[in-house]
RNA sequence: AACUUAUCGCGAGAGGUGGAGGGAAAUGGCCCAUUGAUACCUCGGCAACAGGUUCUAGUAAGUGUAGGAUACUGUGCCAAUUCCAUCAAGCGUGCAGCUUGAAAGAUAAGGA
Numbered sequence: 001a002a003c004u005u006a007u008c009g010c011g012a013g014a015g016g017u018g019g020a021g022g023g024a025a026a027u028g029g030c031c032c033a034u035u036g037a038u039a040c041c042u043c044g045g046c047a048a049c050a051g052g053u054u055c056u057a058g059u060a061a062g063u064g065u066a067g068g069a070u071a072c073u074g075u076g077c078c079a080a081u082u083c084c085a086u087c088a089a090g091c092g093u094g095c096a097g098c099u100u101g102a103a104a105g106a107u108a109a110g111g112a
Stems, first nucleotide, its partner, number of pairs: 003110006013043005021032003026086004044078003049074003052070006082104001087101005
């Protein structure tokens, strides 16, 4: 790396560098952007994915298990549902639209 499992409608600000496009790939939309976006750096913050610490249940006690707390550690994240859709099924006046699932993607843990 392939692959496996889980989650993805909530949440999160400033300064500096820089100067043109950006929002994962392709397409169609829609949005952000010289009132300086995307990206990078510093500080800050959000968050309970994994570990640690701790509480409750249970137990004579301990381990395991289940449910909380904690931002201590390791990631991650801080425009818009993964911005929406494009594949399938269903509802529907078979138009618009809506629901569910898949595919792809992102994150965490595992994986040589």

Predicted 3D model of a 112-nucleotide RNA (SAM riboswitch aptamer (S box leader)) from Oceanobacillus arenosus. It matches the Rfam family "SAM riboswitch aptamer (S box leader)". Rfam's curators write: The SAM riboswitch is found upstream of a number of genes which code for proteins involved in methionine or cysteine biosynthesis in Gram-positive bacteria. Model confidence (mean pLDDT): 84 of 100.